[in-house]
RNA sequence: GGGGUCGUGGCGCAGUUGGGAGCGCGCUUGCAUGGCAUGCAAGAGGUCGUGGGUUCAAAUCCCAUCGGCUCCA
Numbered sequence: 001g002g003g004g005u006c007g008u009g010g011c012g013c014a015g016u017u018g019g020g021a022g023c024g025c026g027c028u029u030g031c032a033u034g035g036c037a038u039g040c041a042a043g044a045g046g047u048c049g050u051g052g053g054u055u056c057a058a059a060u061c062c063c064a065u066c067g068g069c070u071c072c073a
Stems, first nucleotide, its partner, number of pairs: 001072007010025004019056001027043006049065005
């Protein structure tokens, strides 16, 4: 220098046939228990790495760019 792959709440991930942003753990509150743990219920927390484009509509498609991993030279 070139190719591939990944980037989504605090952490691990799902969602890529373009239309609801979700799951588990964690956190907060309430209830049950004498209490920790545990169980149940509710809630907070993300403008989907960044910028731009296409579209009525983008996590998803296109371009550029940044970072991690990996292959080639």
RNAcentral holds the sequence, with entries from ENA. Predicted 3D model of a 73-nucleotide RNA (transfer RNA) from Athalassotoga saccharophila. Taxonomically the source falls in Athalassotoga (Bacteria, Thermotogati, Thermotogota, Mesoaciditogaceae). RNAcentral records the identical sequence in 4 taxa. Rfam family: tRNA. Rfam classes the family as a transfer RNA. Rfam's curators write: Transfer RNA (tRNA) molecules are approximately 80 nucleotides in length.